This is a predicted structure of a 1465-nucleotide RNA (small-subunit ribosomal RNA) from a metagenome.
The coordinates come from a structure-prediction model, not an experiment, and the mean pLDDT is 81.
């Protein structure tokens, strides 16, 4: 051992007992006796059973929480308005009679329950008379008393109700009809009084949620009469009057039994109300009353209805929410139809006793709580096994085994206490009585066990461990499997191939007969803040003012004593909790004693505060006298400029208008410009950070009316105040009614532009309105986002209105105050922002109003409006966040300063054409591959990573081992084949020790195996090296120190300057570092130094010439060390500065040109295909070997490049000048052949010696602008060269062919000087080359930069942000899809309370007939009445075609509205 179904119950049991009230009275069986054998009687069984009459009790005890929001409950108090069977105490008293009925019997009915008539009959049943201390009732005297009604005592005389002559043990003194009277005990009976118990009634307080319930109420509220009941009451009638109740929350609605107490809490408080115990309330729904002391009665009565059963169909029976069980229902409750009255109560009995599903036990159930066990020392080779591993080992782990010891518990045996002691028998004392008898009371002995402890002995470590968890939080970690899958998740997240987060496996953490998981409640949340919060900008201050109700309220005094304080009385059940003690072997439980229960309550006391009552004051508040401001309202009048229109004058071809334009006005005369008149509407200047109002608002002048503030006097009133729920009023604009008005201006609309569209933004018109009078709406970023109100708290300034003092010829200035509106700031606040005497600072007071976001200020219901709407104002469902200050970055169709070949000014080019060369796409058997400014500094086989075919397996390479192996290892011929390979074997070895030598061992190879190689397979998103960008940009930081709560900041900003964060000055900063710069290479002048191979001025030889060739080393040079330049000089200009302009010298001048040189980071940027490596993943293959192919494909498309379109040229023909480099597998001259490529040749050169080796340009001549003497593809032909080998697939020469192309569209590249441009050399790769590439050399050699407005990008400082993956952001709405909750709906079916009206069981009261009367009873009527019926309505649920808007849902459409000035703020 309960949470749903107060759902429905089979069976069984749960309330009986008394014979000592009463009459009655069996049977089976047994004996016995008669018999006609068929019964029959007697006796025991037995005055038993068994019914009944009657009496107690069946109102307790036991269940359950449906209904109740209630004096039901709780706590406190009343009843002077009450009852109370059994018990206890005391007073009195039971006296004379009477007539029934029921069991029984008979008859009769009915299935049955069950009933009817008749006869007889008893009593403590049941009735009449009597008596009446005293009780009541009604009238009187007397005395005490209370808060009101009055209440109590004591007395008079009157009136009225009583009983069981009953029962019983014993007695045998007395009597007798022998039953009995009597006596005595006891147990009953009647009236009284008091007590105890239980119970009735009233009553202050307390006691959920709802205001989208705001009015409720006809017995309603009170009276008077009567009536009821124990008792007061409208408790009920009738008649009067018209009241009661309510924002301190009536009245409806919803939900609920309350309490003690139980959970949680630091407490305050929040839940919560099961077991225990107090009250209540119900018994199938409803309703009635009857007995009775007590009931409107769980196992009693009647009537209604549902249900169920039985039925012979007429008619009956039932009511587990006792205790067991049962069936459906439910996420759930789960148990035994168990024994026993042995204790403990509890009914009856006088009593044994009898009943008790109360209770006391027992069984199931780890539901809780406690306590106990599964073992205890030893044991290391640190065993197998497992895992896990950096391969050493490490863990599991003293854990196992093993060794030796204990027995708790369960299991099997034997003992044995204690819940027991009464009541009763016996025995004994004591009282009572006439008694040795009975009762009474005391002691001793005996009787009475449902269930259950404990102790000992037996046996075996034997029979006894799980369960979560291991990402953070939160204690504890590897491994492998999975690959955004499968799955975890309390929350944040975890999984996309290295998951400490998923699954499992090993360990390890936590707990342990439990451990986790749902689910509740309270903590934690001060996150509903009484203790204990807020509200400028997070949610939050009413749009403003008047004022009612309330709330708060100046000094002083006196008074009372509600609150208050402080003592005391009563209560505050017990049980719970706390404490201490004590009982179970501890504990949980149990006992006992205390304290506590914080509350009410009842007397006394106290008088600061508050309230209340009285007095009084003047500072609060107002009046009164004087004075100045003032776009405060309201209303009439009246102005001038402008701006349309009219009409006239002049005039003439265009006016407007815009970014450009057009629409549109205008030759019927516009627009301009003059002159006149007309409308309406707003009020320039002054004017302002100003003034006025309570907010809205309020603006030309006058002039009436009329609020309100301030200052001055300090004269009067005495607290007359603040505040303010509901109420009232006021209330921009827009709207809306009715009537006027309409000059501008302007939604709607139209028209014309923009546009991809453009229902917009511009621009032409244009009607509502905008103005006025009345009325009405009532919301705004109605903001100071900041309610009023007093009071207190450094300052400084500036402005408006007063006052008042001082110094002045004066203007005016100073000083001081009261009032208002600004600024800036001090402690203070404050999340910062920021507020700061006009407070968002410190304090009191009242009044709004918030409690995550969306849903939504929506959706219903209320109200208010004419309407539009407005006030009030929710849930369902999602979301994990929304928001608020400030950081820091990024961004801006933001702002300032400043670079940059970033535009602009210039120059050649891309884009068009051809080729070449990369991609992309397709293609294919494969077009390997990555990359997207390349690897590729050289793909025809090799390269080569691919594709076909064909081969080989310890392998093309490495290292061990272990075993073989001198005819070994090698290995010719020949054979097969496309190569690799595979066959086959002549020949035939090498090195070290030992040894003279041979044997011999043993390497090295080879063979066969094992271990392994090997992979350009995969991951650059595991990596590590290295690279690329940004960007050679000028910026990145850091110590210490300040300042900030903190993210950070300052330092790095400013001023100036620079190519620079370069300097310089300033400065809460001071300084440092890595970056610029220098240091370093080159160049470019100069010096020394060196002079071969380089140079040759001078000398001298020698040639047709030449530095050729001997002197020299001057020059140039070469290449080493120097010097030079540093804003050093000088002027200006700046701050005495850094620096910048000039100038001077000077080869060269402000870094001199040019290189190397690349900060913090930043693209998960790029390589696993250079290398290296982690994981994984292939092993007769993903390796490796070989021939062929492919990488060179080709419809298309792009990028990069050559070459061109030509006269600044082509082309011929002459002639001049370089640097850098590079050459033995090489550079190669001279000479020769060949039209050319080339051949041939070979001096010379390992190179300052020899060789490659220029061309533009210059001059001379043709060409004459054409598809050409241009250009050169393309195609034939012919050859050359390199190579095993140019067929796919190489260069390169001739002859021949001569295509597109006539300077290229949007766009878009390069470059600022020895730069572009154009020109040719040379170099790596490399047999040869598709290089026109690519890296470098030099020759010739320009134009332009006014300038920073614009494009790009960069710096750096500012601001804005809803960005932070950072604008390639973020985001918003329609539409389509899906799906989820909701709302509105034509109906449509329940459900609830309630009116009305009809019917109207049962049953009380009422009245009526009858029977002589009366009572009881029957019948009949009358009022009330449950249930049903009718009917109009409310409320509320389910459903519901269709409709609506919301949420949400990885990649759907259309736009771009919002965030930057967001591109119309």
């Nucleotide at each position: 051992g309960g949470u749903u179904g107060a759902u429905a119950c089979a069976u069984g049991c749960a309330a009986g007992u008394c014979g000592a009230g009463c009459g009655g009275g069996a049977a089976c069986g047994a004996g016995g006796g008669c018999u006609u054998c068929g019964g029959c009687c007697c006796u025991c069984u037995a005055g038993u059973a068994c019914a009944g009459c009657g009496g107690c009790g069946g109102a307790c005890g036991g269940g359950u929480g449906a209904g109740u929001a209630a004096c039901g409950c709780g706590u406190g108090a009343u009843c002077a308005a009450c009852c109370u069977a059994c018990c206890c105490u005391u007073g009195g008293g039971a006296c004379c009679g009477g007539g029934a009925u029921a069991g029984c019997c008979a008859u009769c009915u009915g299935a049955a329950a069950g009933g009817a008539u008749g006869g007889g009959u008893a009593a403590u049943a049941c009735c009449g008379g009597a008596u009446a201390a005293g009780a009541c009732c009604a009238c009187g005297g007397c005395c005490c008393u209370g808060c009101a009604u009055g209440g109590g005592g004591c007395u008079g005389a009157g009136g009225u109700a009583a009983a069981a002559a009953g029962g019983u043990c014993g007695g045998g003194a007395u009597c007798u009809u022998c039953g009995g009277a009597c006596c005595u005990u006891c147990c009953g009976c009647c009236u009284g009084g008091g007590g105890a118990u239980g119970g009735g009634a009233u009553u202050g307080c307390g006691u959920c949620c709802u205001a989208u319930c705001a009015g409720c109420u006809a017995g309603u509220u009170g009276g008077u009469g009567g009536g009821g009941u124990a008792a007061c009451g409208g408790c009920c009638u009738a008649c009067c009057a018209a009241g009661g109740c309510g924002a301190u929350u009536a009245c409806g609605g919803g939900u609920a039994g309350c309490c003690g107490g139980c959970c949680u809490g630091a407490g305050a408080g929040g839940g919560u109300g099961u077991c225990c115990g107090g009250c209540c309330a119900c018994a199938c729904u409803g309703g009635a009353a009857c007995u009775g002391a007590g009931a409107c009665a769980c196992g009693g009565u009647c009537c209604a209805g549902a249900c169920u059963c039985c039925u012979a169909c007429g008619g009956g029976a039932g009511g587990c929410a006792g205790c067991a069980g049962u069936g459906c229902u439910g996420a759930a409750u789960a148990a035994u139809u168990c024994g026993c009255c042995a204790a403990u109560g509890c009914g009856c009995g006088a009593a044994a006793g009898c009943g008790u599903g109360a209770c006391g036990g027992u069984g199931c159930g780890a539901c809780g709580c406690c306590g106990c066990g599964u073992g205890c020392a030893g044991g290391a080779u640190g065993a197998a096994g497992g895992c896990c591993u950096u391969c050493g080992g490490g863990u599991u782990g003293u854990a196992a085994a093993c060794u030796g010891c204990u027995g708790u518990c369960a299991g099997g045996g034997u003992g044995c206490a204690g819940a027991a002691a009464a009541c009763c028998g016996c025995c004994g004392g004591g009282g009572u009585g006439a008694a040795u008898a009975g009762c009474c009371u005391c002691g001793g002995c005996g009787c009475u066990g449902a269930u259950c402890a404990c102790a000992c002995c037996c046996a075996a470590a034997g029979g006894a461990a799980g369960c979560a968890c291991a990402g953070g939080c939160u204690a504890a970690c590897c491994u492998c499997g999975u690959g955004u899958c499968a799955g975890c998740a309390g929350c944040c997240g975890c999984g996309g191939u290295a998951a400490u987060a998923c699954g499992a496996g090993g360990u390890g953490u936590g707990c342990g007969a439990g451990c986790g998981u749902u689910g509740u409640u309270c903590g934690g949340a001060a996150u509903c803040a009484c203790u204990g919060g807020g509200c400028a900008u997070a949610a939050a201050g009413g749009g403003u003012g008047c004022g009612u109700a309330g709330g708060c309220g100046g000094c002083a005094c006196g008074g009372c004593a509600a609150g208050u304080c402080g003592g005391u009385u009563g209560u505050g059940a017990a049980a719970u909790c706390c404490c201490c003690c004590g009982g179970c072997u501890c504990a949980a439980c149990c006992g006992g004693g205390g304290a506590a229960c914080u509350g009410c309550u009842u007397c006394c006391g106290a008088u600061a505060c508050u309230a209340c009552c009285g007095u009084g004051c003047u500072u609060g508040a107002g009046g009164c006298c004087g004075a100045a401001a003032g776009g405060g309202g309201c209303a009439a009048g009246c102005g001038g400029a402008a701006u349309u229109c009219c009409a006239g004058g002049u005039g003439u071809a265009g006016c407007g208008g815009u970014g450009g334009a057009a629409u549109g006005c205008g030759u019927a005369g516009a627009u301009a410009u003059c002159u006149g008149g007309g409308a309406g509407a707003a009020c320039g200047c002054c004017g302002a950070a100003g003034g006025c109002g309570a907010a809205g608002g309020c603006a030309g002048c006058u002039u009436g009316c009329u609020g309100g503030g301030u200052c001055g006097g300090u004269u009067c009133u005495g607290a007359c105040g603040c505040u303010g729920a509901g109420g009232c009023a006021c209330g921009a604009a827009a709207g809306c009614u009715a009537g006027g008005g309409g000059a501008g201006c302007a939604a709607a609309c139209a028209g014309g532009a923009u546009u991809a569209g453009a229902u917009a933004c511009c621009c032409u018109g244009g009607u509502a309105g905008u103005c006025c009078u009345a009325g009405c709406c009532c919301u705004a970023a109605a903001c100071g986002a900041u309610g009023g109100g007093c009071a207190c708290u450094u300052u400084g300034u500036u402005u408006c209105g007063g006052g008042g003092g001082c110094c002045c010829u004066g203007a005016u200035g100073c000083c001081c105050u009261c009032g208002g509106a600004g600024c800036c700031g001090u402690a203070g606040c404050u999340a910062a922002u920021g507020c700061g005497u006009u407070a968002a600072g410190u304090g009191c007071c009242c009044c709004g109003c918030c409690u995550g976001g969306g849903g939504a200020g929506u959706a219903u219901g209320g109200u208010c409006g004419c309407a539009a709407g407005g006030c009030u104002a929710a849930a369902a469902c999602u979301c994990a966040a929304a928001g608020g200050a400030a950081u820091u970055g990024a961004c801006g169709g933001g702002g300032g300063c400043u670079c940059a070949c970033a535009c602009a000014a210039g120059c050649g080019g891309a884009g068009g054409a051809g080729c070449a060369u990369g991609u992309u796409g397709u293609u294919c058997a494969a077009u390997u591959c990555g990359a997207c400014g390349c690897g590729a500094a050289g793909a025809a086989c090799c390269u080569u990573a691919c594709c076909u075919g064909g081969g080989c397996u310890u392998g093309a390479c490495a290292u061990g081992c272990u075993a073989g192996u001198g005819g070994u290892a090698g290995g010719a011929a020949c054979c097969u084949g496309a190569a690799a390979g595979g066959g086959g074997g002549a020949c035939g070895a090498c090195c070290u020790c030992c040894u003279a030598a041979c044997c011999g061992a043993g390497g090295a190879g080879c063979u066969a195996g094992c271990a392994c190689a090997g992979g350009u397979g995969c991951u650059g998103c595991a990596u590590g090296g290295c690279u690329g960008u940004c960007g050679u940009c000028a910026g990145c930081u850091c110590g210490u120190g300040u300042c900030g709560u903190g993210a950070g900041a300052c330092g790095u900003u400013g001023g100036g300057u620079u190519a620079a964060g370069u300097c310089c000055c300033g400065u809460a900063a001071c300084g440092a570092g890595c970056g610029a710069a220098a240091c370093c290479c080159u160049u470019g002048u100069c010096g020394u130094c060196u002079g071969u191979u380089g140079c040759u001025a001078c000398c001298g030889g020698g040639u047709c010439a030449u530095g050729c060739c001997g002197g020299g080393c001057a020059c140039u040079c070469u290449g080493a060390c120097g010097a030079g330049a540093c804003u050093g000089c000088c002027g200006g200009u700046g701050u005495u500065a850094a620096a910048c302009c000039g100038g001077a010298g000077g080869a060269a001048g402000g870094u001199g040109g040019g290189g190397a040189c690349g900060a913090c980071g930043u693209c998960a940027a790029g390589u696993c295909a250079u290398c290296a490596u982690g994981g994984u993943c292939c092993u007769u293959a993903c390796g490796u070997c070989c021939a062929g192919g492919g990488c060179u494909a080709c419809a298309a498309a792009c990028g990069u490049g050559c070459u061109a379109c030509a006269a600044u040229g082509g082309c011929g023909g002459g002639u001049a000048c370089a640097g850098a480099g590079a050459g033995a597998c090489g550079c190669a001259a001279a000479g020769c052949c060949g039209c050319g490529a080339g051949g041939u040749g070979g001096a010379g050169c390992a190179a300052a010696u020899c060789u490659u080796c220029a061309a533009a340009a210059c001059c001379c001549g043709c060409c004459c602008c054409a598809g050409u003497u241009c250009a050169g593809a393309u195609u034939g032909g012919a050859g050359g060269c390199u190579g095993c080998a140019a067929u796919u697939c190489g260069c390169c020469u001739c002859c021949a062919u001569g295509a597109a192309g006539u300077u290229g569209g949007a766009u878009u590249c390069g470059c600022u000087a020895g730069u572009a441009a154009u020109c040719g050399c040379g170099g790596a790769u490399c047999a040869g080359c598709a290089a026109c590439g690519c890296c470098g050399c030099g020759g010739u050699g320009a134009a332009u930069a006014c300038g920073u407005u614009c494009c790009u990008g960069a710096g750096c400082c500012u601001u804005g942000u809803a960005c932070a993956c950072a604008c390639c952001g973020c985001c918003c709405g329609u539409c389509a899809a899906g799906c989820c909750a909701c709302c509105c709906a034509a109906g449509u079916c329940g459900g609830a309370a309630g009116c009305a009206c009809c019917c109207g069981a049962a049953g009380u009261c009422c009245g009526g007939c009858g029977c002589c009367a009366a009572c009881a009873g029957u019948u009949c009527g009358g009022c009330c009445g449950a249930a049903g019926g009718u009917g109009a309505g409310u409320c509320u649920g389910g459903u519901g075609a269709g409709g609506g808007g919301g949420a949400c849902u990885a990649a759907g459409u259309c736009g771009u509205a919002a965030c930057a000035a967001g591109g119309u703020a």